RNA sequence: GGCCCGGUAGCUCAGUUGGUAGAGCACCCGCCUGAAGAGCGGGGUGUCAUCAGUUCAAAUCUGAUCUGGGCCA
Numbered sequence: 001g002g003c004c005c006g007g008u009a010g011c012u013c014a015g016u017u018g019g020u021a022g023a024g025c026a027c028c029c030g031c032c033u034g035a036a037g038a039g040c041g042g043g044g045u046g047u048c049a050u051c052a053g054u055u056c057a058a059a060u061c062u063g064a065u066c067u068g069g070g071c072c073a
Base pairs, nucleotide, nucleotide: 001072002071003070004069005068006067007066010025011024012023013022019056027043028042029041030040031039049065050064051063052062053061
């Protein structure tokens, strides 16, 4: 330098026929307890890496850039 895969919640990751962004764990609030843990009830806490384009509508499609990994040279 060329090619391929990834970047989404605090963490690990789903979501790919374009149509209100989700799960588990963690966290917060309440109940329970002498207190805590466990249990039960409730809460998503987010600039979907960044910038632009297409579209009525983009996490999703297109281009560029940044970044992690791999292959080739």

A computed fold for a 73-nucleotide RNA from a bacterium, annotated as transfer RNA. Model confidence (mean pLDDT): 82 of 100.